RNA sequence: CAUCCAGAGGGGUGAAGGGAUCUGGCCCGUUGAAGCCCCGGCAACCACCUCGGACUCGCUCCGGGGAGAGGUGCCAAAUCCAGCAGGUACGAAGGCCUGGAAGAUG
Repeated sequence: CAUCCAGAGGGGUGAAGGGAUCUGGCCCGUUGAAGCCCCGGCAACCACCUCGGACUCGCUCCGGGGAGAGGUGCCAAAUCCAGCAGGUACGAAGGCCUGGAAGAUG
């Protein structure tokens, strides 16, 4: 800096936890959690192919398209939801919208 409401699970091992962290909620889990291993899959960030454009003319930068044998990542629920700020309609509880913080991946 970009993306984060899409997508994609079986087996073995293991044995009680898990959903990042704290709080509150809500879920998943002895019909077997986390972790580890194997196989499979998703996606298209990087690498690759291609088209157009720009210039400082470099296989440099920007944009479109393609492929999926390479490098990462990912495969319950929106990053599971909220928390902070602003807005919005309602009598209220509560709801909705936008942004931020924190986090994840490249």